[in-house]
């Protein structure tokens, strides 16, 4: 690199270092010298974990945050493929659902 599975409309600093980039990708639209990335501190959350209770049970509920991750602009920022609905200038717009892609956890290989 790859496979399986769960989740992705909530939440999180007006701190320090740093100096110009960043938001995966194409398009759009944004963020950024009133300071980007990165690092440190701080914080959020509760996937794994731990505790308690229930269950016939793989399970469910509540709690904890010492440990392993994760995360801290905008829904995964929006669209990108398919189906449906509405409107009309018949090709676009808006909306809904699903997929794809991606991210993270856990397991596998």
């Nucleotide at each position: 690199a790859c496979c399986u599975u769960a989740u992705c409309c909530a939440g999180a600093g007006a701190g320090g270092u740093g100096g110009a980039g960043g938001g995966a990708u194409g398009g759009g639209c944004c963020c950024g010298a009133u300071g980007a990335a990165a690092c440190c501190c701080g914080g959020c959350a509760a996937c794994c974990g731990c505790u308690u209770g229930a269950u016939g049970a793989u399970u469910c509920a509540a709690g904890c945050c010492c440990g392993g991750u994760g995360c801290c602009a905008a829904u995964u920022c929006c669209c990108g493929c398919a189906a449906g609905a509405u409107a009309u200038u018949u090709a676009u717009a808006u909306c809904u659902u699903g997929a794809a892609a991606g991210a993270u956890g856990a397991g596998g290989a």

This is a predicted structure of a 109-nucleotide RNA (SAM riboswitch aptamer (S box leader)) from Firmicutes bacterium UBA4874.
Model confidence (mean pLDDT): 84 of 100.
Lineage of the source: Bacteria > Bacillati > Bacillota.